RNAcentral holds the sequence, with entries from MGnify. A computed fold for a 66-nucleotide RNA from a marine eukaryotic metagenome, annotated as transfer RNA. The prediction has a mean pLDDT of 82. Rfam family: tRNA. Rfam classes the family as a transfer RNA.

[in-house]
């Protein structure tokens, strides 16, 4: 000095409800699968503290990769 966000792989990082694709899972469609379509579920955002009506987003520390 960079990165650290659902199992993975990244957005969000000029503060203002946490997101996508992939992956599971259920339902439609199909003889059956398998593509396609529609839902569901899962994240104390790496760990304390601070500032703030209000932090994933700013400020110290520390961790723990490169």
């Nucleotide at each position: 000095a960079c990165u650290g966000u659902g199992g993975c792989u990244c957005a969000g990082c000029a503060g203002g409800c946490a997101g996508a694709g992939c992956g599971a899972c259920g339902c439609c469609u199909u003889g059956g699968u398998a593509a396609g379509g529609c839902g569901u579920a899962g994240g104390u955002c790496g760990g304390g503290g601070g500032u703030u009506c209000a932090a994933a987003u700013c400020c110290c520390c520390c961790c723990a990769g490169u």